Transfer RNA from an archaeon, 72 nucleotides, folded computationally. RNAcentral holds the sequence, with entries from ENA. Its Rfam family is "tRNA". It is annotated as a transfer RNA.
[in-house]
RNA sequence: GGGCUCUUAGUUCAGUGGUAGAAUGCAUCCCUUGCACGGAUGAGGUCGUGGGUUCGAGUCCCACAGAGUCCA
Numbered sequence: 001g002g003g004c005u006c007u008u009a010g011u012u013c014a015g016u017g018g019u020a021g022a023a024u025g026c027a028u029c030c031c032u033u034g035c036a037c038g039g040a041u042g043a044g045g046u047c048g049u050g051g052g053u054u055c056g057a058g059u060c061c062c063a064c065a066g067a068g069u070c071c072a
Base pairs, nucleotide, nucleotide: 001071002070003069004068005067006066007065010024011023012022013021018055026042027041028040029039030038048064049063050062051061052060
């Protein structure tokens, strides 16, 4: 220098153009003498950044940034 993959909740990851989800963590309540386990409820997201396509974009296209990997 070039190719490919990835970037979504605190963390690990789903999400085939039509209301953004799970697990785990966190908070409250129940349970317990108390803690843990277990149960219920809840909070938490400018979907890496900027543009474009579209009635509509996490999803498609382009550029940039970061991480990983391969080639030179």